[in-house]
Description:
Predicted 3D model of a 75-nucleotide RNA (transfer RNA) from a Phycisphaerales bacterium. Its Rfam family is "tRNA". Rfam classes the family as a transfer RNA. NCBI's taxonomy places the organism under Bacteria, Pseudomonadati, Planctomycetota, Phycisphaerae, Phycisphaerales. The sequence was found in a public genome assembly.
């Protein structure tokens, strides 16, 4: 060096092939409140993410380019 996969909340992850809908959902963790003599368990509620740059387009996490990082393979 060629190729292929991948990169969304503090963390795992779902949507992506086929663009728009509900506030980008969910699990678990934090954090308030409620239960509880107290934690624990439970029950409710709040935050919180689309890797980065460009095209396409009325509109982009999703489609194209380029780029960065991770893996995997062939030399």
């Nucleotide at each position: 060096g060629g190729c292929c996969c991948c990169g969304u909340c503090g963390u795992c992850u779902a949507g992506u092939c086929a663009g728009g809908u509900c506030u980008a959902g969910g699990a678990c963790a934090c954090c308030g409140c409620c239960c509880u003599u107290u934690c624990a368990c439970g029950g409710c509620g709040a935050u919180a993410a689309c890797g980065c740059g460009g095209g396409u387009u009325c509109g982009a996490a999703u489609c194209c380019c380029g780029c960065c990082g991770g893996g995997g393979u062939c030399a």